[in-house]
RNA sequence: UCGUGCUAGACGGGGAGGUAGCGGCACCCUGUACCUGCAAUCCGCUAUAGCAGGGUUGAAUUCCUGCCCCAGGCAUAACCUUGUAGGGACUGCCCUUCGUAAGUGGCAAUGAAAACCGGGUCUUACGCAACGAAAACCUGUGAACCCCGUCAGGUCCGGAAGGAAGCAGCGGUAAGCAGGCCAUUUCGUGUGCCGUAAGGCAGCCUGGUUAGAGUUAACUGCGGAGGUUACGCCUGUAAGGUUUAUGACGAAGGCGGGUGCACGA
Numbered sequence: 001u002c003g004u005g006c007u008a009g010a011c012g013g014g015g016a017g018g019u020a021g022c023g024g025c026a027c028c029c030u031g032u033a034c035c036u037g038c039a040a041u042c043c044g045c046u047a048u049a050g051c052a053g054g055g056u057u058g059a060a061u062u063c064c065u066g067c068c069c070c071a072g073g074c075a076u077a078a079c080c081u082u083g084u085a086g087g088g089a090c091u092g093c094c095c096u097u098c099g100u101a102a103g104u105g106g107c108a109a110u111g112a113a114a115a116c117c118g119g120g121u122c123u124u125a126c127g128c129a130a131c132g133a134a135a136a137c138c139u140g141u142g143a144a145c146c147c148c149g150u151c152a153g154g155u156c157c158g159g160a161a162g163g164a165a166g167c168a169g170c171g172g173u174a175a176g177c178a179g180g181c182c183a184u185u186u187c188g189u190g191u192g193c194c195g196u197a198a199g200g201c202a203g204c205c206u207g208g209u210u211a212g213a214g215u216u217a218a219c220u221g222c223g224g225a226g227g228u229u230a231c232g233c234c235u236g237u238a239a240g241g242u243u244u245a246u247g248a249c250g251a252a253g254g255c256g257g258g259u260g261c262a263c264g265a
Base pairs, nucleotide, nucleotide: 001265002264003263004262005261006260009057010056011055012030013029014028015027020046021045022044023043024042034054035053036052037051038050063258064257065256066255067254068253072249074247075246076245077244078243079241080240081239082238083237084236085235086234087233090232092231094227095226096225097224098223099222100221102220103219104218105216106215107214114210115209116208117207118206119205120204121203122199123198124197125196126195127194128192129191130189131188132187133186134185135184137180138179139178140177141176147172148171149170150169155164156163157162
């Protein structure tokens, strides 16, 4: 160096989960890389870490290992979305209020602001008027009988003369009813400011005098005070996302290194 036959080993791996830890069935990712039985409220082991049985391959493209690369999931942080709790000793939005007078507007030489005088509006008291109601008054009506006058007829008394009571009718009147009411009396009133007096006089209106250019604060603006968690903002928390970053793991792939035994030539 070649040939033959064995053995170690290999016949998928990884992630997360679970576990004191390891591995497995199951889940996920890669990938195609034996079979059977057991097995997730688990099955089997003990840092030498699946157990039991069978089969194939087998010293190197195949086994072991280092590095590179990187699918993939895991963790953390940041960011984003959604929800939720709190915060008005967050301020934005919003609301209330006070002030200011920069802008707009209103008023103003047909006179602003300021000062003085007077009146009204306001309150009370009294009076007057008005209005309303009632009474009185006027007119009309109004009593079968228990009102008045006159009483036809009729009735009664009487010998007669003549008397008496008295219905209807007529006239008048009471109670009542209706209407009127210039004028009279009584009562009442968010009727009127008509009169008088007192009070009030902040505001408004009005008249006069002085005066000579501002005034007002409706809106916007500015400043102050207060309020509100609906939105914004801040803090915490839950879920989701994968854009980003870090960490550990890491299949497949790539590049290296290492690694038997026996016999024969």
Molecule: Bacterial large signal recognition particle RNA
Organism: Bacillota bacterium